[in-house]
Context: one part of a larger RNA
RNA sequence: CCAUUGUUAAGGAACUCGGCAAAAUGACCCCGUAACUUCGGGAGAAGGGGUGCCGGAGGAUGUGAAAGACAAGCUCUGUAAGCAUCAACCGGUCGCAGAGAACAGGCCCAAGCGACUGUUUAGCAAAAACAUAGGUCUCUGCAAAGUCGAAAGACGACGUAUAGGGGCUGACGCCUGCCCGGUGCUGGAAGGUUAAGGGGAAGUGUUAGGGGUAACUCGAAGCACAGAACUUAAGCCCCAGUAAACGGCGGCCGUAACUAUAACGGUCCUAAGGUAGCGAAAUUCCUUGUCGGGUAAGUUCCGACCCGCACGAAAGGCGUAACGAUUUGGGCGCUGUCUCAACAAUGGACCCG
Repeated sequence: CCAUUGUUAAGGAACUCGGCAAAAUGACCCCGUAACUUCGGGAGAAGGGGUGCCGGAGGAUGUGAAAGACAAGCUCUGUAAGCAUCAACCGGUCGCAGAGAACAGGCCCAAGCGACUGUUUAGCAAAAACAUAGGUCUCUGCAAAGUCGAAAGACGACGUAUAGGGGCUGACGCCUGCCCGGUGCUGGAAGGUUAAGGGGAAGUGUUAGGGGUAACUCGAAGCACAGAACUUAAGCCCCAGUAAACGGCGGCCGUAACUAUAACGGUCCUAAGGUAGCGAAAUUCCUUGUCGGGUAAGUUCCGACCCGCACGAAAGGCGUAACGAUUUGGGCGCUGUCUCAACAAUGGACCCG
C1' cells in the first nucleotide's frame, strides 16, 4: 500500500449526481396513535413506558395425594394439602449497562407513474414496460369462426352466443365532446367499366378451276390463320351507414368613457374547427417563464397563473384509499459520507530464510 473488520475528540450530510455505503431502529408486554379512506384500512402509524436478581403477602388456572365420614359410590369433607404455571402488587439489592451475548422494522411529510398480488430482458435494464380483474367493439348458429397440417386428421370442445376467436382500453369514482370529406369495414343494387367462356361478321393463306401468248390475275369447297358486334360475375366507379374503425378537430381584421383586454362584429376556408377536465406537465422550445412556499442562499421540488413551440377525452381525460427492492423533493433520528484523518486486528503485498 491492498482486502476484510473494529473504534474514534468536536461537528453531524458540510460528502455526493444522489445519504451510495455505514450507522441507527429492532424482541415481548402496557399506554397511545393523525390526515385520508373504497370504512376493510391507514397502523407495528407516529410517540412514550416497562423487562435482572432476592424477599414478602395475596390472587388466578391446572392437577388433586394422604386421612376421615357413611348413604359404600364415577360419593362427600373439597375453592383442601402438595406440585406446576401465569399476570400483577409491596419491599430490598448489584452493575456503566437486566430483550445484559447472537438472531430480530429506521420513521415522517409531499409529488409523479402504475390500481392492486403477479410477469419480464437465464449472463449489464425488474421498471412507469407486460399481464390483470373490469370496460367496449367486432367475428362466429356448429361440419362455428379461428388455428396447425399438401392430406387424413387434430385443437377450438366431448364446449354451443351467460359460449368461443380477434382488436383496443386497463381496479374503482366522475366522464368519454364535434367531424363519415379521405382510408377501411358493412349494406345497396339502377347505371358506367370489367376476365375466361359463349358467339362468330368482315378479312388472310393455300388451290381444283376460269381468264390471259406470256408475265400475271380472279378464285369455289376443304383445311388453316386471325377475329368485330353481341352475351357474361365479383370487383371498381356509384349510393348510404359506421369513429371505444384508421384518423382529423382553422386563419385574418376590428371593437367597451384612462390604459389594457375583448363578452361583441366582419371576412376567408373546412368534413368538422379541440367540448369537459388538466396544463412550463414523464409533454414548455424561448425557460432558471412569472408569482407564492420551503432554504441564509433552491436550474430540482410543491402550490398557483395560462402566452398549451407541440395536453385532451378507451394509442382514453381527470381524480383516487391501499399497494411498490419504482422515480422526485423535504424533514427527524443516526452516523468516518465529509471537515480530516488517526489507531488497531486478520489475510495479502514486502523483507529474511